RNA sequence: GGCUGCUCAGGGCAAACCCGUCGCGAGGCGGGGACGCAAAGCAAGAGGUCUCGUGCACGAGACGGCUCGGCCGCCAGC
Repeated sequence: GGCUGCUCAGGGCAAACCCGUCGCGAGGCGGGGACGCAAAGCAAGAGGUCUCGUGCACGAGACGGCUCGGCCGCCAGC
C1' cells in the first nucleotide's frame, strides 16, 4: 500500500420518539433516548426522494442513516 472483516482491543456514532430552538417547509441545531451502523466520518459530483415558488415546464432549497462514485481514518488477519 492492497484485500478481507467485528474475531481481539480501545472505543465511536446515534434511528424512532420526547423537550427546547431556528426555518413558510422539507429539515437543521442542542438535550434526553437507542433502532441500528465496520466508516451511520467528511463533502451535495451523478441519480433519487422530499419541501417551497406554482398546477406543468422550470427555478430555489432539504436529505450523506436512499443508491453509486470521491476524500480521510482505528484495530485485526492475509
The RNA shown here (c-di-GMP-I riboswitch aptamer) has 78 nucleotides and comes from a Thermoleophilaceae bacterium.
The coordinates come from a structure-prediction model, not an experiment, and the mean pLDDT is 86.
The sequence was found by an Rfam model in a public genome assembly.
The source organism's lineage runs through Bacteria, Actinomycetota, Thermoleophilia, Thermoleophilales and Thermoleophilaceae.